[in-house]
Context: one part of a larger RNA
RNA sequence: GCCUGCGAGUUAAUCUCAGUGGCAAGGUUAAGGGAGCGACACCCGAAGCCGUAGCGAAAGCGAGUCUGAAUAGGGCGUACAGUCGCUGGGAUUAGACACGAAACCGGGUGAGCUACCCAUGGCCAGGGUGAAGCGAGUCUAAACGCUCGUGGAGGCCCGAACCUACUAAUGUUGCAAAAUUAGGGGAUGAGCUGUGGGUAGAGGUGAUAUGCCAAACGAACUCGGAGAUAGCUUGUUCUCCCCGAAAUAGUUUUAGGACUAGCGUCACGCGUUUCGUACUGGAGGUACAGCACUGAAUGGGCUAAGGGGCUUACUGCUUACUGAACCCAAUCAAACUCGGAAUGCCAGUACGUCAGAGCGUGGCAGUCGGACUCCGGGAGAUGAGUUUCGGGGUCGAAAGGGAAACAGCCCAGAUCAUCGGCUAAGGUCCUCAAAUCCAAGCUAAGUGGGAAACGAGGUGAGGUUACUGGAACAACCAGGAGGUUGGCUUAGAAGCAGCCACCCUUUAAAAAGUGCGUAAUAGCUUACUGGUCUAGUGACCUUGCGCGGAAAACUUAACGGGGCUAAGCUUGGUACCGAAGCCAUGAAUCCUCAGCCUAUGCUGGGAUGGUAGGGGAGCGUUCCGCCAGCAGGGAAGGCCGAUCGGCAAGGGCGGCUGGAGCGGGCGGAAGUGAGAAUGCAGGC
Numbered sequence: 001g002c003c004u005g006c007g008a009g010u011u012a013a014u015c016u017c018a019g020u021g022g023c024a025a026g027g028u029u030a031a032g033g034g035a036g037c038g039a040c041a042c043c044c045g046a047a048g049c050c051g052u053a054g055c056g057a058a059a060g061c062g063a064g065u066c067u068g069a070a071u072a073g074g075g076c077g078u079a080c081a082g083u084c085g086c087u088g089g090g091a092u093u094a095g096a097c098a099c100g101a102a103a104c105c106g107g108g109u110g111a112g113c114u115a116c117c118c119a120u121g122g123c124c125a126g127g128g129u130g131a132a133g134c135g136a137g138u139c140u141a142a143a144c145g146c147u148c149g150u151g152g153a154g155g156c157c158c159g160a161a162c163c164u165a166c167u168a169a170u171g172u173u174g175c176a177a178a179a180u181u182a183g184g185g186g187a188u189g190a191g192c193u194g195u196g197g198g199u200a201g202a203g204g205u206g207a208u209a210u211g212c213c214a215a216a217c218g219a220a221c222u223c224g225g226a227g228a229u230a231g232c233u234u235g236u237u238c239u240c241c242c243c244g245a246a247a248u249a250g251u252u253u254u255a256g257g258a259c260u261a262g263c264g265u266c267a268c269g270c271g272u273u274u275c276g277u278a279c280u281g282g283a284g285g286u287a288c289a290g291c292a293c294u295g296a297a298u299g300g301g302c303u304a305a306g307g308g309g310c311u312u313a314c315u316g317c318u319u320a321c322u323g324a325a326c327c328c329a330a331u332c333a334a335a336c337u338c339g340g341a342a343u344g345c346c347a348g349u350a351c352g353u354c355a356g357a358g359c360g361u362g363g364c365a366g367u368c369g370g371a372c373u374c375c376g377g378g379a380g381a382u383g384a385g386u387u388u389c390g391g392g393g394u395c396g397a398a399a400g401g402g403a404a405a406c407a408g409c410c411c412a413g414a415u416c417a418u419c420g421g422c423u424a425a426g427g428u429c430c431u432c433a434a435a436u437c438c439a440a441g442c443u444a445a446g447u448g449g450g451a452a453a454c455g456a457g458g459u460g461a462g463g464u465u466a467c468u469g470g471a472a473c474a475a476c477c478a479g480g481a482g483g484u485u486g487g488c489u490u491a492g493a494a495g496c497a498g499c500c501a502c503c504c505u506u507u508a509a510a511a512a513g514u515g516c517g518u519a520a521u522a523g524c525u526u527a528c529u530g531g532u533c534u535a536g537u538g539a540c541c542u543u544g545c546g547c548g549g550a551a552a553a554c555u556u557a558a559c560g561g562g563g564c565u566a567a568g569c570u571u572g573g574u575a576c577c578g579a580a581g582c583c584a585u586g587a588a589u590c591c592u593c594a595g596c597c598u599a600u601g602c603u604g605g606g607a608u609g610g611u612a613g614g615g616g617a618g619c620g621u622u623c624c625g626c627c628a629g630c631a632g633g634g635a636a637g638g639c640c641g642a643u644c645g646g647c648a649a650g651g652g653c654g655g656c657u658g659g660a661g662c663g664g665g666c667g668g669a670a671g672u673g674a675g676a677a678u679g680c681a682g683g684c
Stems, first nucleotide, its partner, number of pairs: 001684006011094013026050003032044003054061002064076004097235002100232001104225006115199009124189001126158003129154001133150006162186003166183005201217001203213003210219001238618006248261005262367002264364007275352008288339001289337002294333003298329003305322002307319004370395010400411003415587004420583003426577003429562003435574001437573006448564001454548002458545010475532005481505003486500003511526001515524002588608004593604004619673001621670007629662002637657005643652002
């Protein structure tokens, strides 16, 4: 891992609701008895319980009673049948659907491992060093001292046994649940070690490492309390049919849990109230707009006041000064409004509304982590696949078609069948079903097929304006002069460093000079003018489609691909393809509908996606009762069958095998259905 078997809402008591049955103002027995060792059934047994009357704290009174001074008011009562079984739903108490802690407590068992201690034994090759003491010599008055010898001390040295475990490698399903190999450390000591004994878990022991106490010790193991508790995780076994949620509010030592409400379902009752569309009538201050208020805010004009000046010093006159308010112009606002929608909301009326609308009562729930998308806001950075509200949708619980792929986007809601048809979104060159369709434009960038500010004689369309056959624009030829080198400045300043001015003349025209240039001149050039040429030319605005701006990591890789100049984009048109949508044909089930009709029937009509969850109807397994059966002429079981009928769970039938029991009908009772629980056991 697979296979086979086992494996989870049970039972009791009480309460409650529904179905069903008995009796009914009553209903019913319990213990016990008849009744024997005893079962089933029967009979007896109202002690008790529920109901038939309530109110009050109670005495108590009673269709009333309590409060109260009250014959007042008010509270609770005064109509409505119960009760005892059986079956089912739910609750409570119990282990209460199953498995699962870490823990807590009690009684024991452990020091044959290990820690420390006690008693008694054992062990430490060999080598080195050479303390004290002692002796001799020497020295001395005698010593101390010195020298030589002797001696054999030491948590001394080197190093086996022994003990250890510092390093590395190997080993890591090992030789081994801690080893091996090569090195290392201690090795007469706080040494190592045998045997016997001691200390025990709220504890011991500990040269403290929270170490050790029998291979897992921040509190051993074992049995018991015990099925501890688990608002947590996982799992929870046959079928079909009908309906079908929620992820919100309030409260919560509450936030991943609950209770109540909301939303679901079932039953009963009420029932057109509901809902949709249209019209009519309402309330309201949002969007937008506006500046009339409240504020904000820009510019301008004007002035009060202020400053300056004048003055005979009265408070008079004046002013290139500053400068409110008011005024003018143009603006802004969630907490501004002179205005003011669309939607939505409320009410009424009309029409429509048979086919899971509404309201009430009761039984049973689940949900209270929501997600994205569009619209209106807040928070944030007008960030986020962000967060928080309000409104719609989808997903959740929704399959199908489209978007290459893609819960939440677009289309569309799958009862079943069909080698029939029509469409939606989206498509129609190939991949790939259908147009290489029609008409008119645009794009040249593979734009299409990623991106901004900004930039640009890209190109199409529209417009305004200027010049232009009295010749424009561009190009070419020619001219582009004189006063004058304007004045100033300056070393110089001559059109051209800078400052000021910017005239006059000759002219077809020519600046007190547009740019380059020189030290300054010079030189080149422009404006301006004539000629040649000949028909449009310049500037600006709006707009369509393009261009640049444009750099990333495995591989083209920013159309799904091929490839496309349309097979791209814009506008219009026709046809076709395209889904589980719609239609057609047949079938099933369901329905507060209609007709026929009474059967759960036919015809017509409508409905039938579905998680949590509610409701309904069935299949199968084991055992029991009753009835009738099968079986050695072959039961059960096993293997096999494109065999039969049933929507299905499943049931027949047939073949082979097997070798002794078995199924059917109607009832009853449950250890009643497995694929999942890191499930349990066995096999392979």